Predicted 3D model of a 362-nucleotide RNA (Bacterial RNase P class A) from an Acidimicrobiia bacterium. Lineage of the source: Bacteria > Bacillati > Actinomycetota > Acidimicrobiia. Its Rfam family is "Bacterial RNase P class A". About the family: Ribonuclease P (RNase P) is a ubiquitous endoribonuclease, found in archaea, bacteria and eukarya as well as chloroplasts and mitochondria. Its best characterised activity is the generation of mature 5'-ends of tRNAs by cleaving the 5'-leader elements of precursor-tRNAs. Cellular RNase Ps are ribonucleoproteins. RNA from bacterial RNase Ps retains its catalytic activity in the absence of the protein subunit, i.e. it is a ribozyme. Isolated eukaryotic and archaeal RNase P RNA has not been shown to retain its catalytic function, but is still essential for the catalytic activity of the holoenzyme. Although the archaeal and eukaryotic holoenzyme s have a much greater protein content than the bacterial ones, the RNA cores from all the three lineages are homologous -- helices corresponding to P1, P2, P3, P4, and P10/11 are common to all cellular RNase P RNAs. Yet, there is considerable sequence variation, particularly among the eukaryotic RNAs. Identified in Yersinia as Ysr151/RnpB. Rfam links the family to the GO terms dimeric ribonuclease P complex, tRNA processing and ribonuclease P activity. By type it is a ribozyme. Model confidence (mean pLDDT): 79 of 100. A source record names the gene rnpB.
RNA sequence: CGAGCCCGCCGGGCGGCCGCGGUGCGGUUUCGACCGCAUCGAGGAAAGUCCGGACUCCACAGGGCACGGUGCUGGGCAACACCCAGGCGGGGAGACCCGACGGACAGUGCAGCAGAGAGCAGACCGCCGAUGGCCUUCGGGCACAGGCAAGGGUGAAACGGUGGUGUAAGAGACCACCAGCGUCGCGGGCGACCGCGGCGGCUCGGCAAACCCCACCGGGAGCAAGGCCAAGCAGGGACAGGGCGGCCCGCCCGCUACGUCCCGGGUGGGCCGCUCGAGCCCGUCGGCAACGGCGGGCCCAGACAGAUGGCCGCCGCCGGCUCCGGCCGGCACAGAAUCCGGCUUACAGGCGGACUCGCAUG
Numbered sequence: 001c002g003a004g005c006c007c008g009c010c011g012g013g014c015g016g017c018c019g020c021g022g023u024g025c026g027g028u029u030u031c032g033a034c035c036g037c038a039u040c041g042a043g044g045a046a047a048g049u050c051c052g053g054a055c056u057c058c059a060c061a062g063g064g065c066a067c068g069g070u071g072c073u074g075g076g077c078a079a080c081a082c083c084c085a086g087g088c089g090g091g092g093a094g095a096c097c098c099g100a101c102g103g104a105c106a107g108u109g110c111a112g113c114a115g116a117g118a119g120c121a122g123a124c125c126g127c128c129g130a131u132g133g134c135c136u137u138c139g140g141g142c143a144c145a146g147g148c149a150a151g152g153g154u155g156a157a158a159c160g161g162u163g164g165u166g167u168a169a170g171a172g173a174c175c176a177c178c179a180g181c182g183u184c185g186c187g188g189g190c191g192a193c194c195g196c197g198g199c200g201g202c203u204c205g206g207c208a209a210a211c212c213c214c215a216c217c218g219g220g221a222g223c224a225a226g227g228c229c230a231a232g233c234a235g236g237g238a239c240a241g242g243g244c245g246g247c248c249c250g251c252c253c254g255c256u257a258c259g260u261c262c263c264g265g266g267u268g269g270g271c272c273g274c275u276c277g278a279g280c281c282c283g284u285c286g287g288c289a290a291c292g293g294c295g296g297g298c299c300c301a302g303a304c305a306g307a308u309g310g311c312c313g314c315c316g317c318c319g320g321c322u323c324c325g326g327c328c329g330g331c332a333c334a335g336a337a338u339c340c341g342g343c344u345u346a347c348a349g350g351c352g353g354a355c356u357c358g359c360a361u362g
Base pairs, nucleotide, nucleotide: 001358002357003356004355006353007352008351009350010349012315013314014313015312016311017310018309020041021040022039023038024037025036026035027034028033043333047344048343050342051341052340053339054338055222056221057220058219067218068217069216070215071214072086073085074084075083076082087101088099089098090097091096102213103212107211108210109207110206124152125151126148127147128146131145132144133142134141135140160178161177162176163175164174165173179203181200182199183198184197185196186195187194188193226272227271228270229269235263236262237261238260239259241258242256243255244254245253246252279298280297281296282295283294284293285292286291316331317330318329319328320327321326
């Protein structure tokens, strides 16, 4: 210098004028509201509503079934399907990236094309034809029965690989080494797992975000939750918990709208919930880190489902035009509605830091 990889952050700035919404104070008021001052007023995703919670109401002895979710280990967190660190597998030359990463000897099921054969498979080309038959110049030749799976070919995948023994040709048939599986021992690690050594039979795939099995987790609905006030309406039904009565008491019987639910009817106005919270910023300590402890500082939207904007000046960036003086246009994605932690998706442009590879130079 050029390619690349990871992490963090910003995402127009300053000033003036006008306007809108919340809150506080003061004033006016025809009680509807209005005026003045002060202060606050969108985001990193406020989005998708995909996970996890807080909060609220309903239900609930315990357990099981069904259904859904999760699925390596350790840690973090209120919790998680999130985050950090690590293990294993895969990809990359590397920085680094990706992985729902338990089980396919419990059972059921699935697999296009090609290919002879694809599930305890198969013989297209090929190899052999020892034994048995025929011929023979005795070297051998021919055909069949039959044997084989080494080599070729197909495929994502063909029932271990290499070398040897063996054979008519061959084959884990047998042997050595290697790979893999199982098992035992030793060592390291909290653990997932890793390393070394011995032994065994020589050893048949894939898919479980297919059904399924195993382990663990999960009650339902959601701020239109839920509560209070006001206005309005027409009642009807079910239950028998509460209350009252009968009975000496209990069981039992009867009544009752106190209660719950359903149908019908009415209203759709106001207030609370509502925003101070697992909060934000700075420093310090512990920790590889996620994160946590301590100290200090700060208050930061709460709506009618409705505000958060417009204009001007200067500057910055981008695009176009240019007579090089400038002129014109634009400023990504988007936008709160109970709140919080994540994930995912959208995003013009820019800043900072760590690292990798290549080339050149010293």